[in-house]
Molecule: c-di-GMP-I riboswitch aptamer
Organism: Paenibacillus validus NBRC 15382
RNA sequence: GACACGAAAAGGCACACUGUACGAAAGUGCAGGCCGCAAAGCUACAGGGGCUUCACGAAACGGGAGUUUCGUAUGCCAGCCAGCUUCCGAA
Numbered sequence: 001g002a003c004a005c006g007a008a009a010a011g012g013c014a015c016a017c018u019g020u021a022c023g024a025a026a027g028u029g030c031a032g033g034c035c036g037c038a039a040a041g042c043u044a045c046a047g048g049g050g051c052u053u054c055a056c057g058a059a060a061c062g063g064g065a066g067u068u069u070c071g072u073a074u075g076c077c078a079g080c081c082a083g084c085u086u087c088c089g090a091a
Base pairs, nucleotide, nucleotide: 005089006088012037013036017032018031019030020029021028022027035079041084042083043082047081048080049077050076051075056071057070058069059068060067061066
């Protein structure tokens, strides 16, 4: 010095929930909040996995308007795994 590892120190982020705005929804932004996190930093068709289904397609029901079910993402989730980057330095 590097990798591994995670005591200490300096800090950081912010689950649920609440308010508000956007969105068909999943969910996201902002504020409060603080469950937890050594990457809870970044990356979402160009790894895997999961969630939603406005539109679209198919099927069924119905006189019709419509309703129900299934499929489907270039919509969403990184605090699911994963990839990349990274502060400090005891054992």